RNAcentral holds the sequence, with entries from ENA. The RNA shown here (transfer RNA) has 72 nucleotides and comes from a Thermodesulfobacteriota bacterium. Its Rfam family is "tRNA". The family's RNA type in Rfam is transfer RNA. The source organism's lineage runs through Bacteria, Pseudomonadati and Thermodesulfobacteriota. The coordinates come from a structure-prediction model, not an experiment, and the mean pLDDT is 83.

RNA sequence: GCCCCCAUAGUUCAAUCGGCAGAAUAGCUGAUUCGUAAUCAGUAGAUUCCUGUUCAAUUCAGGAUGGGGGCA
Numbered sequence: 001g002c003c004c005c006c007a008u009a010g011u012u013c014a015a016u017c018g019g020c021a022g023a024a025u026a027g028c029u030g031a032u033u034c035g036u037a038a039u040c041a042g043u044a045g046a047u048u049c050c051u052g053u054u055c056a057a058u059u060c061a062g063g064a065u066g067g068g069g070g071c072a
Base pairs, nucleotide, nucleotide: 001071002070003069004068005067006066007065010025011024012023013022019055027043028042029041030040031039048064049063050062051061052060
C1' cells in the first nucleotide's frame, strides 16, 4: 500500500426477509437474616460517529474512527 471481518447495557452475547432493542451477569432499592452471603421481588442502564435510502434502519448504501486477520 491492497483486500477481508468486527463494533449493541459496566461485562459476555441475542435481535429470522427492515417493523415494540432483549437475556445472563454486574449495579441500585426492598424483602428474608442477629449480621453477611445466598435466595426472592422491583428498578435503572446500550445500537462507535456522519450522510443517504425508506412510512419506518441494530439491520440496506457511502464515508470516517477504532479493533482483528490476510497478501505484498